[in-house]
RNA sequence: GCUCUUGUAGUUCAAUGGAUAGAAUUCGAGUUUGCGGUACUCGCGAUGCAGGUUCGAUUCCUGCCAAGGGCA
Numbered sequence: 001g002c003u004c005u006u007g008u009a010g011u012u013c014a015a016u017g018g019a020u021a022g023a024a025u026u027c028g029a030g031u032u033u034g035c036g037g038u039a040c041u042c043g044c045g046a047u048g049c050a051g052g053u054u055c056g057a058u059u060c061c062u063g064c065c066a067a068g069g070g071c072a
Stems, first nucleotide, its partner, number of pairs: 001071007010025004018055001027043005048064005
């Protein structure tokens, strides 16, 4: 230099173009316990950025940014 893939809660992962973006875990509160841990209940928390297509975009297209793989 060329090319491909990925980017979603603090973390690990889901979501066929269509109901409030879901789960586990972390964190906070509560129940339980003599205290802690375990267990159970509840809660907080996210689509990399900017455009485009569409009635509707996490999803499709373009550019940029970041990370990774391959070729030279």
This is a predicted structure of a 72-nucleotide RNA (transfer RNA) from a Candidatus Nomurabacteria bacterium. Its mean pLDDT, the model's own confidence on a scale to 100, is 81. It was read from a public genome assembly.